Small-subunit ribosomal RNA from a metagenome, 1446 nucleotides, folded computationally. The sequence is in RNAcentral, with records from SILVA. The prediction has a mean pLDDT of 84.
RNA sequence: AGAGUUUGAUCCUGGCUCAGAACGAACGCUGGCGGCAUGCCUAACGCAUGCAAGUCGAACGGGAUCCUAGCUUCGGUUAGGUAAGAGUGGCGGACGGGUGAGUAACGCGUGGGAACCUGCCCAGAGGUACGGAAUAACAGUUGGAAACGACUGCUAAUACCGUAUGAGCCCGAGAGGGGAAAGAUUUAUCGCCUUUGGAGGGGCCCGCGUCAGAUUAGGUAGUUGGUGGGGUAAAGGCCUACCAAGCCUACGAUCUGUAGCUGGUCUGAGAGGAUGAUCAGCCACACUGGGACUGAGAUACGGCCCAGGCUCCUACGGGAGGCAGCAGUGGGGAAUAUUGGACAAUGGGGGCAACCCUGAUCCAGCAAUGCCGCGUGAGUGAUGAAGGCCUUAGGGUUGUAAAGCUCUUUUGCCAGGGACGAUGAUGACGGUACCUGGAGAAUAAGCCCCGGCUAACUUCGUGCCAGCAGCCGCGGUAAUACGAAGGGGGCUAGCGUUGUUCGGAAUUACUGGGCGUAAAGGGCGCGUAGGCGGUUUGACCAGUCAGGUGUGAAAUUCCCGGGCUUAACCUGGGGGCUGCACUUGAUACUGUCAGGCUUGAAUUCGGGAGAGGAUAGCGGAAUUCCCAGUGUAGAGGUGAAAUUCGUAGAUAUUGGGAAGAACACCGGUGGCGAAGGCGGCUAUCUGGACCGACAUUGACGCUGAGGCGCGAAAGCGUGGGGAGCAAACAGGAUUAGAUACCCUGGUAGUCCACACUGUAAACGAUGAUUACUAGGUGUUGGAGGAUUGACCCCUUCAGUGCCGCAGUUAACACAAUAAGUAAUCCAUCUGGGGAGUACGACCGCAAGGUUGAAACUCAAAGGAAUUGACGGGGGCCCGCACAAGCAGUGGAGUAUGUGGUUUAAUUCGACGCAACGCGAAGAACCUUACCAAGUCUUGACAUCCAUCGACGACUAUAGAAAUAUAGUUUUCCUUCGGGACGGUGAGACAGGUGGUGCAUGGUUGUCGUCAGCUCGUGUCGUGGGAUGUUGGGUUAAGUCCCGCAACGAGCGCAACCCUUAUGGUCAGUUACUACGCAAGAGGACUCUGGCCAGACUGCCGUUGACAAAACGGAGGAAGGUGGGGAUGACGUCAAAUCAUCAUGCCCUUUAUGACUUGGGCUACACACGUACUACAAUGGCGUUAAACAAAGAGAAGCAAGACCGCGAGGUGGAGCAAAACUCAGAAACAACGUCCCAGUUCGGACUGCAGGCUGCAACUCGCCUGCACGAAGUCGGAAUUGCUAGUAAUCGCAGAUCAGCAUGCUGCGGUGAAUACGUUCCCGGGCCUUGUACACACCGCCCGUCACACCAUGAGAGCCGGGGGGACCCGAAGUCGGUAGUCUAACCGCAAGGAGGACGCCGCCGAAGGUAAAACUGGUGAUUGGGGUGAAGUCGUAACAAGGUA
Repeated sequence: AGAGUUUGAUCCUGGCUCAGAACGAACGCUGGCGGCAUGCCUAACGCAUGCAAGUCGAACGGGAUCCUAGCUUCGGUUAGGUAAGAGUGGCGGACGGGUGAGUAACGCGUGGGAACCUGCCCAGAGGUACGGAAUAACAGUUGGAAACGACUGCUAAUACCGUAUGAGCCCGAGAGGGGAAAGAUUUAUCGCCUUUGGAGGGGCCCGCGUCAGAUUAGGUAGUUGGUGGGGUAAAGGCCUACCAAGCCUACGAUCUGUAGCUGGUCUGAGAGGAUGAUCAGCCACACUGGGACUGAGAUACGGCCCAGGCUCCUACGGGAGGCAGCAGUGGGGAAUAUUGGACAAUGGGGGCAACCCUGAUCCAGCAAUGCCGCGUGAGUGAUGAAGGCCUUAGGGUUGUAAAGCUCUUUUGCCAGGGACGAUGAUGACGGUACCUGGAGAAUAAGCCCCGGCUAACUUCGUGCCAGCAGCCGCGGUAAUACGAAGGGGGCUAGCGUUGUUCGGAAUUACUGGGCGUAAAGGGCGCGUAGGCGGUUUGACCAGUCAGGUGUGAAAUUCCCGGGCUUAACCUGGGGGCUGCACUUGAUACUGUCAGGCUUGAAUUCGGGAGAGGAUAGCGGAAUUCCCAGUGUAGAGGUGAAAUUCGUAGAUAUUGGGAAGAACACCGGUGGCGAAGGCGGCUAUCUGGACCGACAUUGACGCUGAGGCGCGAAAGCGUGGGGAGCAAACAGGAUUAGAUACCCUGGUAGUCCACACUGUAAACGAUGAUUACUAGGUGUUGGAGGAUUGACCCCUUCAGUGCCGCAGUUAACACAAUAAGUAAUCCAUCUGGGGAGUACGACCGCAAGGUUGAAACUCAAAGGAAUUGACGGGGGCCCGCACAAGCAGUGGAGUAUGUGGUUUAAUUCGACGCAACGCGAAGAACCUUACCAAGUCUUGACAUCCAUCGACGACUAUAGAAAUAUAGUUUUCCUUCGGGACGGUGAGACAGGUGGUGCAUGGUUGUCGUCAGCUCGUGUCGUGGGAUGUUGGGUUAAGUCCCGCAACGAGCGCAACCCUUAUGGUCAGUUACUACGCAAGAGGACUCUGGCCAGACUGCCGUUGACAAAACGGAGGAAGGUGGGGAUGACGUCAAAUCAUCAUGCCCUUUAUGACUUGGGCUACACACGUACUACAAUGGCGUUAAACAAAGAGAAGCAAGACCGCGAGGUGGAGCAAAACUCAGAAACAACGUCCCAGUUCGGACUGCAGGCUGCAACUCGCCUGCACGAAGUCGGAAUUGCUAGUAAUCGCAGAUCAGCAUGCUGCGGUGAAUACGUUCCCGGGCCUUGUACACACCGCCCGUCACACCAUGAGAGCCGGGGGGACCCGAAGUCGGUAGUCUAACCGCAAGGAGGACGCCGCCGAAGGUAAAACUGGUGAUUGGGGUGAAGUCGUAACAAGGUA
C1' cells in the first nucleotide's frame, strides 16, 4: 500500500466481498512447562449452609468459672486474685466490599462561585465548681407454642437533669438577654466542656460540553416573578398566603426510544469512529414502593416502621427473612472458577496498651481465557535403505529425513541445601522461588490451508450425485475447487471457525466527495429569520494572535533509566494530556460604534422596440347546419372494403341566413415574459426590460429554511355555450384472436364566468448572484463616429444562435449565454429491487397531492464510448439472385436412396442449404459388422517360455458345416548354437466394426474462388481501440490511380503450372503418303512429341483529373482474365467421421472375442428425395450399309476372320503386354417407304412359356435372349430446379468397381439453340453509414396476467398484554400542625397547683390499592391486498431495430 467481482472487451460511477488489528469471548480438533494478568457480558432471577463489624473492665453496677489463703458443724463461708457470657454507657456499624436496575440529569466531565456544615486529627486560648432524680442488669410474680413481653422491688456510671461561673461565643441597633463540662488511673497520662484557626471531607449555585427520532411542534398553574411568613447547616417556589402574567421553544421545548458518566480501551497516518470488563474518580441502587428516627455524617446493603409480592416456622392465635459482600446452589445461557489458607505483609474499626475483629487484603486452587518466555533435542550420516506416492517404466519424490555413530540435559524425575518479603519479635504463601549433584534422548506436536484474491500440486474415488463456498464460483466420466492419499505452504502449544468493533471505505468526504447524460437543481417568483457583503477615517478590543499564571488526580500511552536470568510484568524521572479559566500586551483582518465617499443598488429626465398582462368592441377566410335554385345516381371511405349518406333527390354547384371556435400568408434557432406561457385588428387600463444623459440618495446589496403568491394539459363544482375535433361507447373492417392500430358515427371534454386541484420529459434533464479568462461569424433592439445618405463601414451597450482555443470532463461534450477560474447563499444525492409503496400526519369536494419508511431479496443495477452481430434502417455494388428465355422436377410406370412400419434380424453411420443413385468404384455365399442354431477358450491374428517333430495331402466314417475319429504317405535351411513351420502345455497377453467425433490426431464439407484477413513501426485516444483498410474514381478483384498521419509488409487476388485455340522450328514409327497392291522409299501433308513465337490496353481516336481506366477502331488464329482445369486466406458451424486409419479414457475377457451353416441387409399399408423411360408425327417402325468421332481398356485379359444358332450365345483361337492386334457396328443425322392423331405400328410396366451366361450354388436374391401378354400414362395442382455459348437441350461411346450384375458414378466426343430491357422486388454476399436494452450475438433479448410452492409484510370483526400521564375514590407508616381525654421522677411553688413531656384524638400531605375514559406501543387473528423468490407450466408479444402503430 491494495485486490476480486457488472462487459465480448474498455473507461467511469457504484455497491458487495477479502487481506490487517483487537476481544472479559464461545465452539471444533489438539495439548509439555513456567511467569504475569483475567474469569456470569444472560435472570437487578430465587437462594440451603458457613463466614463477611465489632470493640472498650483505663466509663459503670455486677460477676458464672477457676486458683490461692484463712475459718468450718464439711453443707459452706470470708479475703485476695483470675475472668467467660449478658446488661448500662462510649466509639465504630454513613468506611471498606458488591452491582449498573434506574437516570438524557448540574448525573457526569471541565472551569469558576458564595449563602454553609464538619466526629476523629493538628495548632492556639480558656475552663473542668456545687447538687439532684431515675433506670437496665439483678430478684420475685406472671403471659405466650415461639418471637417477645407485662407488673412489683433494689442499684451504678464518662447515662440523665438543675444551679453557679463564663475571657472568648450566640441573639439584639442598643440597653440587655442567653448559654458548658466527667471523670478514670498502675500518677506516666488518657479524657470532658467552651472557643479561634487549619487540614481533610461534604452540601449548594453557575458557564461550557454530553445519544437518536420532527412520521414528537407547541409545552408549562407552584408554572415565571414579587411581597409577607415558615423551613434548612446553608442560597432558593424548598413550602405557604396574596399579587402580577409570566417562563421554555426550529440555536429543537415537550414527548418517545436507548443509555450509568469519566480517566481511559480498541482501531486509525491523522481527523475521526466504536466502546466504558479488569484498575482509578464520581453517581445511583441494596426484594419492590413509601417514610422518618438516631447521628458530625444516612433518609442507612448485613438498622427501624408501613404497604406489596415471594419463601419459611406455627400449638392457626401469630411470627421470621432479604448473597447486586466471600465461597457455594438451583435456574437462565454459546459461556465464566474453591462452600480453600492466613491476618505474616498493606490498610481499616475499637482500645492507654497487650490485644480482638477484618471473605478489605495477601496467598493458594481451577480454566491455553489472554500476553510473554522455554522445550519437545544437537552434530554427523548416501546404499540416496525399506515402506509410501507418482511415473513417459528410464526414474522422480518423501530425503539427511530415518536407521547407525558421537554428544548435550532446558523441562520432567531422584537427592541435598534453602531465601528476600521482617529495621526487635511475628511467614499463610512454603521446604515455595533459587542453588548444587545424579540417571537418562529419555516425558513432550498439533491445527488449518494448497482454483483466483493468497504462500502452497499430483493421483485415485465420485459423476449437477454426494458435497464445497468469504466473493467470483466449482461438481453433468479425465475435478490442482467435492472425499481420500502422497507431497507442499502457513502458524505453532496452539490452530481454525463463529460473533462483535475499527480499518481498508475519499462508501457521509472538517481534513476529504458530488448533482447536463451514472443517485442528485426545488416548476417559477416575492420575501421573513439566518448566512455573506463595496471604498475610506477614527475609536473599542468581542473574535484573532503572542507572553505569563492556575488547573488539566493517579494509573494508562510516549522517551530515557532501574528491578525480576530475558520478556511479559513491576518501577524512578521526564514529556505529554492538543482543554478550561484568569491576566498582560498587539490591533493588520473580521466585528461593534461614530463620521465620510460613489463605482454596487435605487430614483429622475429624454427616447425607441415588443404575440408581456387585463377588459371591451370589430373583421375576413374556412368548417358545419338551415332555406331556396340548378341537377341526377351515386357519394363517402380504404391497402382493399364495409358500416354510413342518397330517388323522401345526396355528392357537386349557385344565392341567402345562423352559430361557435380558431386566427393562413407575414413567421424568422425573430420578439416579450420569472416560469407556466403569449400570434387577426382597434381602443382603454397596466407590468417589466433596454439605450442615452450623469441631476439625486449614499451600501439602501446578494441569497433565502419556514411563509405567501403564480403555475401547461387532464380532472372536479356551479351556471352558460357547443361549429369543428374527440376519451368513453356503438358499428364496419383486419386478425388465430383484435376489448388496438384503419374506417363510419359519437358523449363528456375542448370555449366563457367564478371557485378548486397544484402536478408534467414543468427540460438547457444545467439553482440564483458577482468578477475574471483567445477569437470568428450571423441575427434583434438602442446609441455614437464617419458619410450627401434611411445603404455600406467602424466602435459600443443589452439580448439571441453557430463555430472554435486554453481549460474542464469517465467519455459524449461544454467552451464569455461555461459543464473554465474564483466567491457567497439555498435545494438535493449516497447500490438495485421492495417503493415514491405501507402506516401516520397535513392539504383536497373527490380524483389525488406533499412528507415518506421497514421486513425481505439480489451481486449487481447503471453512464459514456468500442468492436461485432442484427434491423419488417439508409446508400453503393456483385452473383443464373430476380427479370428475359430454354429444358425440367412436382402427376404416371420403373430403378435407387431415405423415413416410417414390420421382423429373430431387417447391422451401422449421414439429417436444412452443406443427409436422402450419400460412405457403397457394384450385399446370391464371401463381403457382413445383424439374427437363429451348432462349436472353441492363450484363442482366427502378434511376441515371449518349455516340450514334441512334423505340417500338409489323400481316402473312409459321423455331421448342415465348422469339427472329430481312423488309415496311408512324408520335411527344409544352418555358422551345428539354432532357426522356419506345425502340435501340446502354463502364464504374461491377444481380440473387440463395443462406448465417447462433446477427450483427440488426420481427413473432409460449407460460407466461397466471396475479396477479404492481418502485422511491424509511427501517429491519435486514459482505454477498449482507431488510423493504415476510410474518401474521389476504377476493376472480376483490398485490381490499379489520385488524395490523405501514415509508411511499409504478410496470407489471400492476379501471375507462375496443366490443357485447349494459331504459327514456326526440330524430331519421329507402329501414324501418313503425291503409289492399282505389296515391297521399298520419303518427311512434303494429316498426326504425334519437344522447343519457341504470339496478346501487353502494345498502337490509333474519344472520354476521364495531365491518372488509373473505360468505349470505339486497326491489325491479328485469338482482345482486354481468349476458353477450361488445378489452386480454397484469417476464420465460422463443439459441422461430419472412434465403422478407412491412428489414438486417450471407460467397458468386455468360456465373451461385446473366434469359427461354421442357414437366414437377414432385397420385408411393405404408406411418405419424401434423386434418376431412367414415356405420353408421341421436330415422332415410331422398316429399308438403304450409305456417312462422320473422341477418349479409353486389354494376359486368370481383349479376342478378329471362319462356322452353328432367329437371338442371347456357342465352337474354335489369327493377332495383341498395344499410334501396330482386339473390344469396335458409334448414335442422333441423311435418303426412301409406311403409319395419320388413336391409348395407336405411341408407351413399355407386369406376367406366362422357352432358352443363354457367370458362378460350389441364381428359391429367398443376378444379368441377358426369343415368342406371347400389353398396365399406368394424352405434358402434369400448390410449389420448385438447372443453365448465359460450343453453354442449355439432345445423341451415342468408353472406363473404374467387377466371376456375374448400372437407369448410378467418372470421363469422351457428335448435333447444337433462345434470351439478358434492367436491378424495383425475392435469396445470398461485399463495403460505408445509422439505431440497439443483442454478445450463446434476432432461432437474440424481454413484459404482464393466470396456475403451483415458499417467505417477509400492510389491512382486518376483534382478542390478549405493556409502560406512561391526567381525573376521582380509599388512605398505611410517618413528619408537621392542633387539641387537652389519660398519665407524668428531676425545674418552680410551703401546698394546691404550674411549666414541660409522653400516650390518645383530630387535620394537611401521603405509598400501595381501586374506579372510569382516552391516547401510545407490542403480540395474535378467520379473511384479504399487493410484494419477493422459485423447474424447461399457461396465454399472448408490450419494450429493445423505424421492434413492425417511433